[in-house]
The RNA shown here (transfer RNA) has 73 nucleotides and comes from Raphidocelis subcapitata. The coordinates come from a structure-prediction model, not an experiment, and the mean pLDDT is 80. NCBI's taxonomy places the organism under Eukaryota, Chlorophyta, core chlorophytes, Chlorophyceae, Raphidocelis. A source record names the gene trnM-CAU.

RNA sequence: UGCAGUGUAGAGUAAUUGGAGAACUCGUCGGGCUCAUGACCCGCCGAUGAAGGUUCGAACCCUUCCACUGCAA
Repeated sequence: UGCAGUGUAGAGUAAUUGGAGAACUCGUCGGGCUCAUGACCCGCCGAUGAAGGUUCGAACCCUUCCACUGCAA
């Protein structure tokens, strides 16, 4: 430098052809239970790598960047 792939809560994964209050598990916090801790139960918080474009509607399509991984040179 070229090609390919991957970026979604703190961590790990979904979201099937564009139709959606973005889901699940663990976790943080608060509460319940307990003499107490753990386990268990309830509730809350928290995310689409960035910027544009297309569309009635974008995590999903298009463009350009950024980061990581692999291959080639």